Context: one part of a larger RNA
RNA sequence: UGGCGGGGGAGCACCACAAGGGGUGGAGGCUGCGGUUCAAUUGGAUUCAACGCCGGGAAACUCACCAGAGGAGACGGCAGUAUGAUGGCCAAGCUGAUGACUUUGCUUGACGAGCCGAGAGGAGGUGCAUGGCCGUCGUCAGCUCGUACUGUAAAGCGUCCUGUUAAGUCAGGCAACGAGCGAGACCCGUGCCCUUAGUUGCUAAGGGAUUUCGCAAGAGAUUCUAGCACUCUAAGGGGACCGCUGGCGCUAAGCCAGAGGAAGGUGCGGGCGACGGUAGGUCAGUAUGCCCUGAAUCCUUUGGGCUACACGCGGCCUACAAUGGCUGAGACAAUGGGCUGCAACGUCGAAAGGCGAAGCUAAUCCCUAAACUCUGCCUUAGUUCGGAUCGAGGGCUGCAACCUGCCCUCGUGAAGGCGGAAUCCCUAGUAAUCGCGUGUCAUCAUCGCGCGGUGAAUAUGUCCCUGCUCCUUGCACA
Numbered sequence: 001u002g003g004c005g006g007g008g009g010a011g012c013a014c015c016a017c018a019a020g021g022g023g024u025g026g027a028g029g030c031u032g033c034g035g036u037u038c039a040a041u042u043g044g045a046u047u048c049a050a051c052g053c054c055g056g057g058a059a060a061c062u063c064a065c066c067a068g069a070g071g072a073g074a075c076g077g078c079a080g081u082a083u084g085a086u087g088g089c090c091a092a093g094c095u096g097a098u099g100a101c102u103u104u105g106c107u108u109g110a111c112g113a114g115c116c117g118a119g120a121g122g123a124g125g126u127g128c129a130u131g132g133c134c135g136u137c138g139u140c141a142g143c144u145c146g147u148a149c150u151g152u153a154a155a156g157c158g159u160c161c162u163g164u165u166a167a168g169u170c171a172g173g174c175a176a177c178g179a180g181c182g183a184g185a186c187c188c189g190u191g192c193c194c195u196u197a198g199u200u201g202c203u204a205a206g207g208g209a210u211u212u213c214g215c216a217a218g219a220g221a222u223u224c225u226a227g228c229a230c231u232c233u234a235a236g237g238g239g240a241c242c243g244c245u246g247g248c249g250c251u252a253a254g255c256c257a258g259a260g261g262a263a264g265g266u267g268c269g270g271g272c273g274a275c276g277g278u279a280g281g282u283c284a285g286u287a288u289g290c291c292c293u294g295a296a297u298c299c300u301u302u303g304g305g306c307u308a309c310a311c312g313c314g315g316c317c318u319a320c321a322a323u324g325g326c327u328g329a330g331a332c333a334a335u336g337g338g339c340u341g342c343a344a345c346g347u348c349g350a351a352a353g354g355c356g357a358a359g360c361u362a363a364u365c366c367c368u369a370a371a372c373u374c375u376g377c378c379u380u381a382g383u384u385c386g387g388a389u390c391g392a393g394g395g396c397u398g399c400a401a402c403c404u405g406c407c408c409u410c411g412u413g414a415a416g417g418c419g420g421a422a423u424c425c426c427u428a429g430u431a432a433u434c435g436c437g438u439g440u441c442a443u444c445a446u447c448g449c450g451c452g453g454u455g456a457a458u459a460u461g462u463c464c465c466u467g468c469u470c471c472u473u474g475c476a477c478a
Base pairs, nucleotide, nucleotide: 001478002477003475004474005473007472008471009470010469011468012467013466016462017461020426021425022424023423024422027318028317029316030315031314032313033312034311035309036308043054044053065304066303067302068301069300070299071298075117076116077115078114080111087107088106089105091103092102093101121293122292124291125290126289130287132282133281134280135278136277137276142181143180144179145178146177147176149156150155160173161172162171163170186271187270188269189268190267192238193237194236195235196234197233198232201228202227203226206225207224208223209222210221211220212219213218241264244258245257246256247255248254320419324378325377326376328374329373330372336367337366338365341360342359345356346355347354348353385416390411391410392409393408394407395406396405432454433453434452435451436450437449438448439447
């Protein structure tokens, strides 16, 4: 100087507690991991920081694994070769299949894998040889430098103290005075207003046309014209700064309350992750040193496997019901995607789906809600709860659904009565709950990433537990 302490002090955090809300742990299923099994169940990752992770939803491919089959050596040297290198083929045998191989024979006509070296290739090894990228400490507030000063020196000081802050943020003091990286500023979205612009968007007061319901009066829809006031779109600008008022504080930094305001003290949400540590992860994304292999650890192909199943663990989905289930009717989104694509609409079918097909390379056309509201039934039951499992029939994708896909209909109807010790997430448009889009994608979503609908309870505190930062102290540690 650091590190450590079941030493002390100060401060902080829903990956801490307290006050609350909802879960996990019990059940069934989906998925990942361990274990076991297997010809193979390819490999990596293992506290937070492995385990719906490797965008890893594997029918073939992927694919690295297993069983089998076949193919291939740039270049050089040696040996061989018109006494035939090499290629092709009838038949028979071998075989799941094959002039791939074997037997027999025919044909072709100049190079050559028989040996040695050297390659191509390698998802073969080493992430403890590496680059690059990423996780994590870190939702942290630290890490340093120049000059001066102190000390023989390692080093210290600055970076300490007091107050304050989300912050080494700022103010005052001080042998320090300044500076850099980080924090902040910055960038994107969102919330209010103004300006500009008006199609494919918006409006419908006036006029025209078409059409639905209705006897009519009338009500509704579409479109043309019209308009850009409103919504929206997308470019620019304004607005928030403790600026104003009162109090506290040292008159400071700032804190508390209030006014005005769409918004208040970083408005809210995100991007951006300092010096470094962790020999953290990745040689299986690519790159790459070295080692190994090199007719096999290379390449192609058929089939299987990664989907096994006495069991253990993680993450999730569905439930155990009446704040519910079922039936019928009615209403309201946003993000995003669309050419061998999205498909209105018509028609067939009970449905999945089939057939035909307008429009749309898209603010134009298409994909589009559920929870919710109303009506009726169910009446506390293993039930009209719950849907696992199994049987039968049908549909879709694809060369191919047996191992091993998804969907529909009928039948079957299991466990499950709110879950021990323990443990996780969350402070507001959040939790919880409800659906939708998209990525992957021929098909397959309970996953990832987004989007909107409904919409709470309880703190506004503390350092007790878990940890982090700073100061200080002890040390047999470096």